This is a predicted structure of a 264-nucleotide part of an RNA (large-subunit ribosomal RNA, domain VI) from a metagenome.
Context: one part of a larger RNA
RNA sequence: CGCAGGAGAUUUGAAGGGAGCUGUCCUUAGUACGAGAGGACUGGGAUGGACUGACCUCUGGUGCACCAGUUGUCGUGCCAACGGCACAGCUGGGUAGCUAUGUCGGGACGAGAUAAACGCUGAAGGCAUCUAAGCGUGAAACUCCCCCUAAGAUAAGAUCUCCCAUCCUUUAUGGAGUAAGGGUCCAUGUAGACUACAUGGUUGAUAGGCCGGCGGUGUAAGCGCAGUAAUGUGUUCAGCCUACCGGUACUAAUAGCCCGAGGG
Repeated sequence: CGCAGGAGAUUUGAAGGGAGCUGUCCUUAGUACGAGAGGACUGGGAUGGACUGACCUCUGGUGCACCAGUUGUCGUGCCAACGGCACAGCUGGGUAGCUAUGUCGGGACGAGAUAAACGCUGAAGGCAUCUAAGCGUGAAACUCCCCCUAAGAUAAGAUCUCCCAUCCUUUAUGGAGUAAGGGUCCAUGUAGACUACAUGGUUGAUAGGCCGGCGGUGUAAGCGCAGUAAUGUGUUCAGCCUACCGGUACUAAUAGCCCGAGGG
C1' cells in the first nucleotide's frame, strides 16, 4: 500500500514444512514343523539404543553486585572492626535465571488408493487363463490421520462485537474537526540486536523502596566468662543476604498531544 466505510477480537485452511528409525526379553510355546538336532508364523506384554521436542521438581554445572574462611600489602590516627589492590587475590559453599550428563514426552493407532505378488469370476480361443469387461487381498513408499506456519490464498475467505447521517468548499477519488479505536509518551519483562511482542499507566501492584516468607551461608559485631596467650565459650539455628513468592501507593508510570469513518 492492497484486501471498496472505519475498528477490536475469534477463526477456516488453499498451500508449505516437520515427524517417519530400531534392538532385546517374557508369553503364546519347547507348541506347529521335524527321525532328531533344532525350532517358528501369528497375537499379547515389558524394557532399551540412537534421534527429537519441552522443561528445571529431582541429580549436577554455572551463578564476576549472596555468605563464610584466609595470605600479603596499603588505608580509615591506634586496638578492635572494616575497606581497596593482588586472575573474581586464593579457597569452601550457593538462590533465581540459563543449562545436560537430569526429568517428562514423541515415532503410534487407524483409513484410502496402490507396487511387486496372490486371487475370484471370465471370454476372445466349447478347454484353459488373475484380464480383455468386472471384482478382491496386498508395503516403512503415495494421500490422509499427528505437530508447526499459514487469507498478499490479489480467488486477499468466515464469525462475533463496536462506531456512526458533523462542518467547510473551488462539489472532488477534495479539505477540516471528531466517533469506535489506535498511536506517541512513560513504568517494565514472560519479549528482545533495533523494531516488534507482552504487562501496566493512579478507577494503578508495572518497576524500585519497605514489610513478611522461601532460600543461601553457617553462629556476626559488641559484651561477659575461661585461659599468660593463641583461642575457646555464652548471648546466638546467630548476623548478613541478588534475581524467587506474596503484601504494601512511600517513589516513579503526571499532564497532555497526534492519528483515525462520513453512508459505505